[in-house]
RNA sequence: CGAGGUAGCUCAGGGGUAGAGCAAAGGACUGAAAAUCCUUGUGUCGGGAGUUCAAAUCUCCCCCUCGGC
Numbered sequence: 001c002g003a004g005g006u007a008g009c010u011c012a013g014g015g016g017u018a019g020a021g022c023a024a025a026g027g028a029c030u031g032a033a034a035a036u037c038c039u040u041g042u043g044u045c046g047g048g049a050g051u052u053c054a055a056a057u058c059u060c061c062c063c064c065u066c067g068g069c
Stems, first nucleotide, its partner, number of pairs: 001067005008022004016053001024040005046062005
């Protein structure tokens, strides 16, 4: 200097009520499991301040990760 930090994990979302896949929980099915089907989002959006009617999103400072000089 550049990219990034969002659910347990991997990641979307770039001003207007925060989502997907996987995982997990409950239920159905089964003698019992697995598989399958139905239901459920489990979040101070890294921290603080600012702008705005409204900030995960824009601005500033700080912390952390990766890469470059």